């Protein structure tokens, strides 16, 4: 730099430190900024990837239920009800999982405004004699970030 994929309406320092004028990707707007932009450090937010823990699911080893009007085990109600099980329940392990939850240890990321709005198209409504126009919603494009690949 290119491709694939997921996410982008929430959250995070109005007295932190250094810096010192610009910044919000680009266009057009509209904003932020010496009551301090930007960058770095610290703090914070989130939880994408990894690790870890619990649960669940699949496979599997051991084991073995006075055999279903018994038994231990799930679900569920105020009562009720009601499921699987010797083609193997409970229990004790092992491996795996595009599962769920937690954690925040490691890798990133983020920390004004919906990705601040917008740029191409569609729909609905308003408006005009008509076109232009306005509003809302929506898809794409562009962009950002993670993960994977080249």
């Nucleotide at each position: 730099c290119u491709c694939u994929u997921a996410u982008c309406a929430a959250g995070a320092g109005c007295a932190g430190g250094u810096u010192g004028a610009g910044g919000g990707a680009c266009u057009a707007g509209c904003c932020c900024g010496a009551u301090g932009a930007u960058a770095c450090c610290c703090g914070g937010c989130a939880a994408c990837c990894g690790a870890c823990a619990a649960u669940c699911c699949u496979u599997u080893g051991c084991a073995g239920a006075c055999a279903a009007c018994a038994g231990g085990c799930a679900g569920g109600u105020a009562a009720a009800c009601a499921g699987a099980c010797a083609c193997g329940a409970a229990g004790c392990g092992a491996a795996g999982g595009c599962a769920u939850u937690g954690c925040a240890c490691g890798g990133u990321g983020c920390u004004a405004a919906u990705u601040c709005u917008u740029g191409c198209g569609g729909a609905a409504g308003c408006g005009u004699a008509a076109c232009g126009g306005c509003u809302u919603c929506u898809g794409a494009u562009a962009g950002a970030u993670g993960a994977g690949a080249g």
The RNA shown here (SAM riboswitch aptamer (S box leader)) has 150 nucleotides and comes from Paenibacillus mucilaginosus 3016. Model confidence (mean pLDDT): 79 of 100. The sequence is in RNAcentral, with records from Rfam and Ribocentre.